[in-house]
RNA sequence: GCUCUUAUAGUUCAGAGGACAGAACGCGACCUUGCGGAGGUUGUAACCCAGGUUCGAAUCCUGGUAAGGGCA
Numbered sequence: 001g002c003u004c005u006u007a008u009a010g011u012u013c014a015g016a017g018g019a020c021a022g023a024a025c026g027c028g029a030c031c032u033u034g035c036g037g038a039g040g041u042u043g044u045a046a047c048c049c050a051g052g053u054u055c056g057a058a059u060c061c062u063g064g065u066a067a068g069g070g071c072a
Stems, first nucleotide, its partner, number of pairs: 001071007010025004018055001026044006048064005
């Protein structure tokens, strides 16, 4: 320098054009308990950035940025 892949809650991951974007773990509150780090109820919080396509984009396209792989 060329090329491929990835980027979503604090973390690990779902979500292949229309659903209030979900799960688990975590964290907060309450209940329970002799105590609790165990159990129950409930709450919390996210689409890497900028354009484009479309009636509609986390999802498709382009360019960036970051991380990882391959080639030179």